Small-subunit ribosomal RNA from a Chloroflexota bacterium, 1484 nucleotides, folded computationally.

RNA sequence: AGAGUUUGAUCCUGGCUCAGGAUCAACGCUGGCGGCGUGCCUAAUGCAUGCAAGUCGAACGGGGUCGCCUUCGGGCGGCUCACGUGGCGGACGGGUGAGGAACACGUGGCCAAUCUGCCCAGCGGCAGGGGGUAGCCCGCGGAAACGCGGGGUAAUUCCGGAUGCGCUCGCCGCCCGGGUAGGGGUGGUGAGGAAAGGUCUUCGGACCGGCGCACGAGGCACCUGCGCCCGAUUAGCUGGUUGGUGGGGUAACGGCCUACCAAGGCGAUGAUCGGUAGCUGGUCUGAGAGGAUGAUCAGCCACACGGGGACUGAGACACGGCCCCGACUCCUACGGGAGGCAGCAGCGAGGAAUCUUGGGCAAUGGGCGCAAGCCUGACCCAGCGACGCCGCGUGGGGGAGGACGGCCUUCGGGUUGUAAACCCCUUUUCACCGGGACGAAGGGCUGACGGUACCGGUGGAAGAAGCCCCGGCUAACUACGUGCCAGCAGCCGCGGUAAGACGUAGGGGGCAAGCGUUGUCCGGAGUUACUGGGCGUAAAGCGCGCGCAGGCGGUGCGGUAAGUUCGCGGUGAAAGCCCCCGGCUCACCCGGGGGAGGUCCGCGGAGACUGCCGUGCUGGAGGGGGGCAGAGGCCGGUGGAAUUCCCGGUGUAGUGGUGAAAUGCGUAGAGAUCGGGAGGAACACCAGUGGCGCAGGCGGCGUCCUGGUCGGCCCCUGACGCUCAGACACGAAAGCUCGGGGAGCGAACGGGAUUAGAAACCCCGGUAGUCCGAGCCGUAAACGAUGGACACUAGGUGUGGGAGGUCUGAACCCCUUCCGUGCCGAAGCUAACGCGUUAAGUGUCCCGCCUGGGGACUACGGCCGCAAGGUUAAAACUCAAAGGAAUUGACGGGGGCCCGCACAAGCAGCGGAGCGUGUGGUUUAAUUCGAUGCUACCCGAAGAACCUUACCAGGGCUUGACAGGUGCGUGGUAGGGAAGGGAAACCGGACCGACCCGCAAGGGAGCGCACACAGGUGCUGCAUGGCUGUCGUCAGCUCGUGCCGUGAGGUGUUAGGUUAAGUCCUGUAACGAGCGCAACCCCUACUGCUAGUUACAUGUGUCUAGCGGGACAGCCCGGGCAACCGGGAGGAAGGUGGGGAUGACGUCAAGUCAGCAUGGCCUGGAUGUCCUGGGCGACACACACGCUACAAUGGCCGGUACAAAGGGAAGCCAACCCGUGAGGGGGAGCCAAUCCCAGCAAAGCCGGUCUCAGUUCGGAUUGGGGGCUGCAACCCGCCCCCAUGAAGUCGGAGUUGCUAGUAACCGCGCAUCAGCCAUGGUGCGGUGAAUGCGUUCCCGGGCCUUGUACACACCGCCCGUCACGUCAUGGGAGCUGGCAACACCUGAAGUCGGUGCGCCAACCGCAAGGAGGCAGCCGCCGAAGGUGGGGCCGGUGACUGGGACGAAGUCGUAACAAGGUAGCUGUAGCGGAAGCUGCGGCUG
Repeated sequence: AGAGUUUGAUCCUGGCUCAGGAUCAACGCUGGCGGCGUGCCUAAUGCAUGCAAGUCGAACGGGGUCGCCUUCGGGCGGCUCACGUGGCGGACGGGUGAGGAACACGUGGCCAAUCUGCCCAGCGGCAGGGGGUAGCCCGCGGAAACGCGGGGUAAUUCCGGAUGCGCUCGCCGCCCGGGUAGGGGUGGUGAGGAAAGGUCUUCGGACCGGCGCACGAGGCACCUGCGCCCGAUUAGCUGGUUGGUGGGGUAACGGCCUACCAAGGCGAUGAUCGGUAGCUGGUCUGAGAGGAUGAUCAGCCACACGGGGACUGAGACACGGCCCCGACUCCUACGGGAGGCAGCAGCGAGGAAUCUUGGGCAAUGGGCGCAAGCCUGACCCAGCGACGCCGCGUGGGGGAGGACGGCCUUCGGGUUGUAAACCCCUUUUCACCGGGACGAAGGGCUGACGGUACCGGUGGAAGAAGCCCCGGCUAACUACGUGCCAGCAGCCGCGGUAAGACGUAGGGGGCAAGCGUUGUCCGGAGUUACUGGGCGUAAAGCGCGCGCAGGCGGUGCGGUAAGUUCGCGGUGAAAGCCCCCGGCUCACCCGGGGGAGGUCCGCGGAGACUGCCGUGCUGGAGGGGGGCAGAGGCCGGUGGAAUUCCCGGUGUAGUGGUGAAAUGCGUAGAGAUCGGGAGGAACACCAGUGGCGCAGGCGGCGUCCUGGUCGGCCCCUGACGCUCAGACACGAAAGCUCGGGGAGCGAACGGGAUUAGAAACCCCGGUAGUCCGAGCCGUAAACGAUGGACACUAGGUGUGGGAGGUCUGAACCCCUUCCGUGCCGAAGCUAACGCGUUAAGUGUCCCGCCUGGGGACUACGGCCGCAAGGUUAAAACUCAAAGGAAUUGACGGGGGCCCGCACAAGCAGCGGAGCGUGUGGUUUAAUUCGAUGCUACCCGAAGAACCUUACCAGGGCUUGACAGGUGCGUGGUAGGGAAGGGAAACCGGACCGACCCGCAAGGGAGCGCACACAGGUGCUGCAUGGCUGUCGUCAGCUCGUGCCGUGAGGUGUUAGGUUAAGUCCUGUAACGAGCGCAACCCCUACUGCUAGUUACAUGUGUCUAGCGGGACAGCCCGGGCAACCGGGAGGAAGGUGGGGAUGACGUCAAGUCAGCAUGGCCUGGAUGUCCUGGGCGACACACACGCUACAAUGGCCGGUACAAAGGGAAGCCAACCCGUGAGGGGGAGCCAAUCCCAGCAAAGCCGGUCUCAGUUCGGAUUGGGGGCUGCAACCCGCCCCCAUGAAGUCGGAGUUGCUAGUAACCGCGCAUCAGCCAUGGUGCGGUGAAUGCGUUCCCGGGCCUUGUACACACCGCCCGUCACGUCAUGGGAGCUGGCAACACCUGAAGUCGGUGCGCCAACCGCAAGGAGGCAGCCGCCGAAGGUGGGGCCGGUGACUGGGACGAAGUCGUAACAAGGUAGCUGUAGCGGAAGCUGCGGCUG
């Protein structure tokens, strides 16, 4: 620091995702040790049990016990008890985060408005009295908790009065006093108001206390500037509310409270309301700015079962106090009572999840005490949990025939791997044994941790490794299994038979006592942009103006010092962070020192800039006088053309409309034409890329009224300016309300066409509307998809308005300048396209807006509207994209140019018939398999009766029908093989009977057995090689270097010509080159030479087969720069002469595993192999390719002529003979220029016959008889003869071939082959045409260009309804819950107030009584409760609305190519649906 993912590729925009760090964590697998930390994030849920706050006998009484004394009443003393009185403490410490958006917190101030126990420094007092009451005793009530009555009693308890240094208050003065006030100092005077004792004593006193005042320290309260989350779909809030006066209350100011008076106070700088949240130091992250967070530690706050309240006290509205209400739990004798773990531990519950009912007060700290000491779940320790961080270990060195095993393998090997074994060594840790702390202080004593840390010894490599990952991102690859299954997945995506992506294994990578996963936060994300983004087309400029608040603001001088900046001071707790030093063996951790940290406060300095104040200036802005142009606006007039309608004339059969028609109109007289009239709307030409307006928008002519711009003069004012949230005004079309108007046009609607349908496009009609007045609506592709203002930054060229100059007779032209409006362009900008003084350039200021796509220009709520609707505007859910520009293709019912038997022109066919063949289908035991649009279908088949043969049935064989290898066996072996069984294969074996090497033993071959193996036309042509088809014999396809472009890519290869051709020429940021084209090769046409066997007419020629020549646009004319084109001559041949071979980069996962080869898979007593028979030949049909015909340019009969190219030894087969014939006999010749097929032909020619007929056409079909091949013609061959004589009379829609020796017609040969189902295939020659205007159209193709939402590329993409499933959500009669207010009722405790006839010790009084106090009662307030109507937010709800997603459902075809009616758009109507139509707008 980046990476993956939108595309065929590219650049950009943009979202999603990943790599990092962190964590109070949890879960999965695993787990050796130690240190330091850390551990209920959920139910502020409920709690059993124990402990967590007591202490003081030196305040006092008393109980118990012991001792002494005793006047026997008792007294004194010690110890003890904490029962009571009293004092101090229980307001600290500890917990929790519910509430709270607040002066709660943080930070800085303020208090002239305050309090403060214990502590510290100081001053001054502490004298003398009185009255009660617990405990206790007696009695009584109660289950208990607890209580009542009577009696006696102490104090540092309580009370009266005394004293008064201070103090407080009142009054009278003086001094100081910043800013209000109750401030400070000082003098006088009056009033008020204190106290407690205890212990010891050497009797001097000491110590501990008590009281008043007062300094300090620390603590607390109050006030205040600034900082402090989200929502505006919360915009208005407020009754003690804001202020005043009097009073009350408090430690104290205050509306804190109360009475009265006034009517204020707060709010867009966000009041109020709602939601959320303890705040901070800090913590995590980040380069930083920032973002997130607020566990542990520390500061503050708040709370203590929920709520309210006060009491006591220095301090509380009080966690382990009290009272009341409520909920809950427990006890109960039913009368009543008790309780509050958010203290430590622990339990239940909740939850993914969070520990021991431990030890100790040894240390630190706290309470009480003179002290000893007691208490202390604060704390110090230990325990549990890899929860985190840090450290350590599981060994170190050597060790290759590179062991065994595993895995892979091309079978050679590779890898695991120095890894192991083995040898040497070490002992951290571990186990055992021994020693043994610091922490404990000035000396002694005191240690829970702990016999721990640590140290020493002994033992032995000994007890100690896992987890995740290995397709890309991202480091790490193979095998097997699986077969869109099972599964994986953070994103992209893997899996449909060879998966590095699933599972397992081997191997590898990473980290390591951990490793992964999940959640959360920051980062990456410059993806909210302060640092640091954008808005023409990607998301984004408000439709336009005016303008308050706000923001910003020209120039000179002076002042000021708020901002700014510098210095000093204060503060910013500690911890944390950074640096340095130090202590634990290191580290984590800890100690010490320094630093850093604020928009903070004070003082001082500076005075540029901003602000503020003052005073000037004229350049910004505005004004003046005098000019110009204009569809700028409004009002009322007025004009002509045209349409329609009405009246009249002429006139007659149509008119109108369309692609073509029809509906419509017309003989009741249309249309056409002429005249007259009515009415409404719009203003041709001028007219322009022109003008005006802020925008919407504005168009005949003239009048009234009226707004703005521009130019020139440089006269006036003197910054008066720019922008603008909200507000306000204007705002096309459609639409709405009321009233008019209505010619034309024309949603809806009716009709006619079109169509599969046609709710459309086209046609005929036609209502609202379009027009006017008044009022609404407030939208748009309201667009330059570009907010406004100002300044600056090359030009060129048009055009509108003005001014000046020059010139002229006057003009024009021309030059300069200002304003407007276009085009092209420098720099620059931009992702590109493009923009470019009219910026999208460079800057400043202000406003608006954007933050992935869908959901959604939506829902709910608010506001507006008569309505339609507008405006503001989400979420759930879902996707991994959605997009912009440009590129290359492909495509278009886009364009241009050009080819091809592509069409056209023409000839012959096919499609109908019969037959042959192939295919589909069907059938079958099997009808083997493959080929399937063109490019499968007389194709693989150039030969299926058996064989072939792969299929079926049945019967056999198993090392096999075939190959090579190893081992063993075998001598009457190998081989031959009779009888017998059998359909054959096969079984069976009498009998016969070998070979090579070696002296022999033995070996080889053969054979048998066994083993590995053979075999497979079994699967995969989507694993392949090879070969082939097709586009296409089309003219294309590329490369190097250079240049252009950010890039894909372009250029070259485009352009202008030319060609059959990317053929060539010219031009040219290209210059060259390669594969193709052409040429080179073969055949053929002419010719020369050579040779000539076996050809022929005997040599000249023909012919045969070899080598040459010939043709090149070479010559002439014309055109053209050239390339080249047109014409001509010569020539056998002329513009590539004809034909063949030859097939670029590539496309179709095209075809073939069945020709061959081949990976993988499968089979292996069968999917191999052999045999017999059957099938591949089936037949209701359908298609394809053919043959033969339908006849007279024909059939038949007779006669007669002329080929080429081939084949032949298991062959071709002559003559001759036999047979009607197929054929048979025969045997000559020929290994073939010799002989044969074959005398070679047929159409042709000559003659005859038939006469238009289902025929003397046609030959199917069938019967009979023969021939041939073959082991064998039943299924299932060919041929011959006789007989039979079917359909068919020229073929619908449609469709094929062919441009010359071609089509058509005619026959001949050959391959395969025993024969042949060949009418097929492939060659050969014979006869031998017609037509081509032309390129509009169909098909295919080439080049250029254009559009594109296509890129598995138009057989593409894609829209909406409907149907089904799933999910989330809106509405909904309602039902139900929560929250906070409001009104009224009731009203506990309690403070305050009133009353106080009951009660009461102190003071007065002899007493009676009084003063005072208390209970009780009353009142205000008041928690909770009740009632009520509303508000806000949830849950749920029959039904309902749309939405998202889902494999191949239904209907149509809206959009993308002119998408077949250009599209989009606001609005309105209509329609199953996309949508259609009207009006206006936009060009995207």
The sequence is in RNAcentral, with records from SILVA.